[in-house]
RNA sequence: CCAGAGGGUCGGGCGGCCGCGGUGCGUUUCGACGCGUCGAGGAAAGUCCGGGCUCCACGGAACGACGGUGCCGGAUAAUGCCCGGCGAGCGCGAGCUCAGGGAAAGUGCCACAGAAAGCAGGUCGCAAGGAUUUCGAUCCUGCGACAGUGAAAGGGUGGGGUAAGAGCCCACCGCGGCCCCGGCAACGGCGGCCGGCACGGCAAACCCCACCGGGAGCAAGACCGAAUAGGGGUGGCAUAUGGGCCUGUUCCGGCUCGUCGCCCGGGUUGGUUGCUUGAGGGGCGGAGCGAUCCGCCUCCCAGAUGAAUGGCCGCACAUUCCGCCGAAGCCUUGGCGAAGGUGGAAGGACAGAACCCGGCUUACAGACCCUCUGGCACC
RNA sequence: CGGGGAGUGGCGCAGCCUGGUAGCGCAUCUGCUUUGGGAGCAGAGGGUCGCAGGUUCGAAUCCUGUCUCCCCGACCA
Numbered sequence: 001c002c003a004g005a006g007g008g009u010c011g012g013g014c015g016g017c018c019g020c021g022g023u024g025c026g027u028u029u030c031g032a033c034g035c036g037u038c039g040a041g042g043a044a045a046g047u048c049c050g051g052g053c054u055c056c057a058c059g060g061a062a063c064g065a066c067g068g069u070g071c072c073g074g075a076u077a078a079u080g081c082c083c084g085g086c087g088a089g090c091g092c093g094a095g096c097u098c099a100g101g102g103a104a105a106g107u108g109c110c111a112c113a114g115a116a117a118g119c120a121g122g123u124c125g126c127a128a129g130g131a132u133u134u135c136g137a138u139c140c141u142g143c144g145a146c147a148g149u150g151a152a153a154g155g156g157u158g159g160g161g162u163a164a165g166a167g168c169c170c171a172c173c174g175c176g177g178c179c180c181c182g183g184c185a186a187c188g189g190c191g192g193c194c195g196g197c198a199c200g201g202c203a204a205a206c207c208c209c210a211c212c213g214g215g216a217g218c219a220a221g222a223c224c225g226a227a228u229a230g231g232g233g234u235g236g237c238a239u240a241u242g243g244g245c246c247u248g249u250u251c252c253g254g255c256u257c258g259u260c261g262c263c264c265g266g267g268u269u270g271g272u273u274g275c276u277u278g279a280g281g282g283g284c285g286g287a288g289c290g291a292u293c294c295g296c297c298u299c300c301c302a303g304a305u306g307a308a309u310g311g312c313c314g315c316a317c318a319u320u321c322c323g324c325c326g327a328a329g330c331c332u333u334g335g336c337g338a339a340g341g342u343g344g345a346a347g348g349a350c351a352g353a354a355c356c357c358g359g360c361u362u363a364c365a366g367a368c369c370c371u372c373u374g375g376c377a378c379c
Numbered sequence: 380c381g382g383g384g385a386g387u388g389g390c391g392c393a394g395c396c397u398g399g400u401a402g403c404g405c406a407u408c409u410g411c412u413u414u415g416g417g418a419g420c421a422g423a424g425g426g427u428c429g430c431a432g433g434u435u436c437g438a439a440u441c442c443u444g445u446c447u448c449c450c451c452g453a454c455c456a
Base pairs, nucleotide, nucleotide: 001375002374003373004372005371006370007369008368009367010366013315014314015313016312017311018310020039021038022037023036024035025034026033027032041350045361046360048359049358050357051356052355053217054216055215056214059252060251061250062249063248066213067212068211069210070209071085072084073083074082086100087098088097089096090095101208102207106206107205108202109201110200125143126142128141129140130139131138132137155173156172157171158170159169160168174197175195176194177193178192179191180189181188182187221273222272223271224270231264232263233262234261235260236259237258242257243256244255245254246253266455267454268453280299281298282297283296284295285294286293287292319346320345321344322343323342324341325340329336330335331334380452381451382450383449384448385447386446389405390404391403392402399436407423408422409421410420411419429445430444431443432442433441
């Protein structure tokens, strides 16, 4: 210098004028005005997970259903997120990706093609034995190499063996079981012994195993005020040895006597609160590989409710486009022209809080920083 | 702001749960019938299954992300 990998920060600057919302103080003719101060994001988004908070259900036990998660360990308020490992795959490498438990518990599926798709099967073939024979051959026993179909055909390579063959036998590799060693564990070990091999794939199919989960959501909920007809219809059960409720079932238990539910109709479209100090931000130190945790100091940093956080002008810059000049180079010697110089124009991406946090995912013009890998050149 | 649902020919819908051939009605086109039209009869064409990725031999179907559309939810008595 070129090509790449991982991570982080910012995402508009300066000045002037006008305006908007919250809040403090002051003035006031109670309408408002003046001054000070604060005023969107890394995703505020999608609402995909996890919590806080609030209400409802909450008397206990057992069982079941449904949903979710899924290698091991750690971290956390909690998680499906994160961190560190393991295994598999990809890459020369830095590194990246993985919904990564169980297919010898069971059920199901494997279309078309193919002889055969799951207790494997037996096409074209091989030719030892037996049977039949018209002496051409056919049938039975034995076998499964090569070819072909398919996503997938019941270990692979080499040798021996055989009539032809096949783990039939042997060596190596692979696979399974037991033991040993290392590791908390997942798992690893050209460590040992045994087994000729018995075990196809799919669980983002049902399922099994382990673990987790009560429901709804700030339009939750609380208070004040105004208004109206606590009216009508309908369904279930029913007069206490019964019914209803206690968010699936059962049992025990509790409450209640008309109750439980649905629909139509009526009124209001106001205010306060919840509401922002929080698993909070910044700095320093310590523990840890890390996620994270601990200690000290410091800061207060949006609370709107048809919903504020904006508009205009000037300057400089990143970036883009156009014209001109131009050195390397190219060629038909007059043109094209990376870099560079100069003049002009445009001029910031995705997007905007609405109870609050921790994550994930998605969108995003451009700028900057750190670490590492491969290659080339030079010293 | 919160919750739920749906995207399949031009239109309205099946198929999805349990993966393998995308089907039905109306509409369109052609032919027959008719003097002509309508109706009827016979036949034909037309679908990236919203989009992207993944699981699988194989995806409209299963899973994830994303886009668009639709519906419901205020309080009092």
Background
The prediction has a mean pLDDT of 75. Predicted 3D model of RNase P RNA and transfer RNA as a complex of 456 nucleotides. It holds a member of the Rfam family "Bacterial RNase P class A". By type it is a ribozyme.